RNA sequence: CGUACCGGUCGGAUCAUCGCGCUCUGCGGUUGCAGGGUGAGGAAAGUCCGAACACCACAGGGCACCGUGCUUCCUAACAGGAAGGCCUCAUGAAAGUGAGGACGGCAAGUGCAGCAGAAAACAAACCUGCCGAUGGCUUCUAACGAGGCACAGGCUAUGGGUGAAACGGUGGGGUAAGAGCCCACCGGCGUUCCGGGUGACCGGGGCGGCCGGGUAAACCCCACGGGGUGCAAGGUCAAGCAGUACCGCACGCCACCGGCGAUAAGGCGGCCCGUCGAAACUGCGGUACGGGUAGACUGCUUGAGGCCGGCGGUGACGCCGGUCCCAGAUAAAUGAUGAUCUCACCGCUCGGCAUCGCGGCUGUCGGGCGGCUAGACAGAAUUCGGCUUACAGGCCGGUACAUGCC
Numbered sequence: 001c002g003u004a005c006c007g008g009u010c011g012g013a014u015c016a017u018c019g020c021g022c023u024c025u026g027c028g029g030u031u032g033c034a035g036g037g038u039g040a041g042g043a044a045a046g047u048c049c050g051a052a053c054a055c056c057a058c059a060g061g062g063c064a065c066c067g068u069g070c071u072u073c074c075u076a077a078c079a080g081g082a083a084g085g086c087c088u089c090a091u092g093a094a095a096g097u098g099a100g101g102a103c104g105g106c107a108a109g110u111g112c113a114g115c116a117g118a119a120a121a122c123a124a125a126c127c128u129g130c131c132g133a134u135g136g137c138u139u140c141u142a143a144c145g146a147g148g149c150a151c152a153g154g155c156u157a158u159g160g161g162u163g164a165a166a167c168g169g170u171g172g173g174g175u176a177a178g179a180g181c182c183c184a185c186c187g188g189c190g191u192u193c194c195g196g197g198u199g200a201c202c203g204g205g206g207c208g209g210c211c212g213g214g215u216a217a218a219c220c221c222c223a224c225g226g227g228g229u230g231c232a233a234g235g236u237c238a239a240g241c242a243g244u245a246c247c248g249c250a251c252g253c254c255a256c257c258g259g260c261g262a263u264a265a266g267g268c269g270g271c272c273c274g275u276c277g278a279a280a281c282u283g284c285g286g287u288a289c290g291g292g293u294a295g296a297c298u299g300c301u302u303g304a305g306g307c308c309g310g311c312g313g314u315g316a317c318g319c320c321g322g323u324c325c326c327a328g329a330u331a332a333a334u335g336a337u338g339a340u341c342u343c344a345c346c347g348c349u350c351g352g353c354a355u356c357g358c359g360g361c362u363g364u365c366g367g368g369c370g371g372c373u374a375g376a377c378a379g380a381a382u383u384c385g386g387c388u389u390a391c392a393g394g395c396c397g398g399u400a401c402a403u404g405c406c
Stems, first nucleotide, its partner, number of pairs: 001404001002401009012341007020039008041377001045388002048386005053230004065226005070084005085103001086101006104221002109219002111215002125156001126160002129155003134152002136149005168186006187211002189208008234298004243289008251261004266276003305324008343375001345371010
């Protein structure tokens, strides 16, 4: 000194003209005009977690269902973050360093598992072996008994072979030969005690032969947690149409200064009720009322808020002080064009350093001139905290290439 990767950070600037949303002021009066102010992001995205807020539901308890799952801390909360513990992998002689981990329980119960292999979950005898006490056959002996064979069978061992894995290891006792069958030590597990740590856990001692492979993102068990719907939540006002009540006029009926139009007179009936009974829910206009559609307003943006400084903490983060106000649209504004500059990029050229006998080449850094001219992902919709995903290029830090190149 370059490249790649990882983490952090930034994600062009200043004007001009035209246009748009919101807002303030003035004018004008019915939705305009003029001027001022302001107008997207680090992810506004995915809508995956957690909350605020709102409405609905709800005595209490349980079942079912869903979620979370080493510890402590942070936080309003979290499946987020910080600091740790333990395990696995890599590297290293070790100390250590780096990376990864949904990391409660398979020693509560149930289930599941390919190939190879003799045998794989109340294991197993293929090769090489050991034994053959017992039973069998057989030799000697009068008998007791002694020997032989390796037939039944026993052993999992000195070793081999299969497999990801062959049911703790070493030594001794024991036995026919063997085996935690027994014992000593080592390892693991369980239990108990001591010490350290807030804790996960770590270190050490005693006791128990307990030696019990994997799988819980298999059922399940344990602990803890969980009501539903989302700003199209919800609230206020409220045209038109329809409704209810009353009034006026008209119309129809009733033997009528009145009554009726979901019935009146009248019939049935002693009366009430009931029932029959004219086109029998008549039309137009007005007033009032309740619910409420369109629409309008609200919720709506000042908030677990941003920035700066100080203090506390290993850190996430917290506290204090100062300062700032930073989009609110609803078919949905935040745009278009042009100019100048800057970053980056490209070309030419000059110089420094290194290399070298010099020059050149090469590597790298810097200057000048010219060209090109912002070029990635992306677009708010109730609001926050996270996570995830996308991203041209610049800057900062780290790691690797790299005991490399100059």